This is a predicted structure of a 144-nucleotide RNA (SAM riboswitch aptamer (S box leader)) from a Candidatus Nanopelagicales bacterium.
It matches the Rfam family "SAM riboswitch aptamer (S box leader)". Rfam describes the family as follows. The SAM riboswitch is found upstream of a number of genes which code for proteins involved in methionine or cysteine biosynthesis in Gram-positive bacteria.
NCBI's taxonomy places the organism under Bacteria, Bacillati, Actinomycetota, Actinomycetes, Candidatus Nanopelagicales.
Of the family's consensus pairs, 97% are formed in the model.
The sequence was found by an Rfam model in a public genome assembly.
[in-house]
RNA sequence: AGCUCAUCCAGAGGGGCAGAGGGACCGGCCCGAAGAAGCCCCGGCAACCAUCCGAAUCGCAUUGUGGUCACAUGACCCGCGCGGUAACGAGAGGUGCCAAUUCCGACCCGGACCGCAAAGUGCGGCGACCGGGACAGAUGAGGG
Numbered sequence: 001a002g003c004u005c006a007u008c009c010a011g012a013g014g015g016g017c018a019g020a021g022g023g024a025c026c027g028g029c030c031c032g033a034a035g036a037a038g039c040c041c042c043g044g045c046a047a048c049c050a051u052c053c054g055a056a057u058c059g060c061a062u063u064g065u066g067g068u069c070a071c072a073u074g075a076c077c078c079g080c081g082c083g084g085u086a087a088c089g090a091g092a093g094g095u096g097c098c099a100a101u102u103c104c105g106a107c108c109c110g111g112a113c114c115g116c117a118a119a120g121u122g123c124g125g126c127g128a129c130c131g132g133g134a135c136a137g138a139u140g141a142g143g144g
Base pairs, nucleotide, nucleotide: 003142004141005140006139007138008137013042014041015040016039017038021031022030023029026105027104028103043098044097045096048094049093051090052089057084058083059082060081062079064078066077067076068075069074102136107133108132109131110130111129113125114124115123116122
């Protein structure tokens, strides 16, 4: 590089350097000399992973003047003890992110709409509208 899974209509920006691009790609539509990309500093958002907490759940253990059944010396229940884990939660260690829904569309399906034909409701169109899905991408985690 490629592979697997989850999520993507919420949220969160100031300064310095720099100097013309940026929003992945194509089309659109935007952002940008009132300063784009990139780099640095500070701030913030969120909670994927890790950490902590944590059962009436699970495992182990059972010394407890406990209970029930059996009388085969046991089984089960309750309680106590140790440990694990789910949900909920905590903080913020590893990432990530801080214009516009991943900015919208692109391919497919349905609706709406338009045109034609006709009386079987059919055929076609549709880069504007609504809903669903796919593709692609991003981020995390895993795996290799």